[in-house]
Order: sequence, then C1' cells, then structure tokens
RNA sequence: GGACGGUUAGCUCAGCGGUAGAGCGCUGCAUUCACAUUGCAGAAGUCACAGGUUCAAAUCCUGUACCGUCCA
Repeated sequence: GGACGGUUAGCUCAGCGGUAGAGCGCUGCAUUCACAUUGCAGAAGUCACAGGUUCAAAUCCUGUACCGUCCA
C1' cells in the first nucleotide's frame, strides 16, 4: 500500500428501513442474625464520526477514524 471483517448499555453480544434489546454486572426493596442465593422493581445508549438517499436510517450508499485477519 491492497482485500475482507468489526465499532450498539460498565462487559460480552443480538437487532429484516418503522420510536433499541438480552445475558452478566450496577442500584433499591423483599427474604437472612448477617452474607450468599432467589424474587420484584429500576437506572444506564449522540447505535465510532461526518455527509448522502428516504416520509422515516443502528440498518442502505460515500468518506474518515480506530481495532482485527490476510496479501504484498
């Protein structure tokens, strides 16, 4: 330098153009003498960034940044 893949909650990851979710973790309550477990409830997101297409974009297109694999 080139090809391909990835970037979504604190972590690991889902997510067909139609108002973004799970598990774990976190907070509160209940349970316990206490802790753990369990149950219930809750908080937490500029969907990497910038443009474009569209009535509508995390999703499609272009560019940029970062990470990974391969080729040279």
Description: The RNA shown here (transfer RNA) has 72 nucleotides and comes from a Patescibacteria group bacterium. The sequence was found in a public genome assembly. Model confidence (mean pLDDT): 84 of 100. Its Rfam family is "tRNA". Rfam links the family to the GO term triplet codon-amino acid adaptor activity.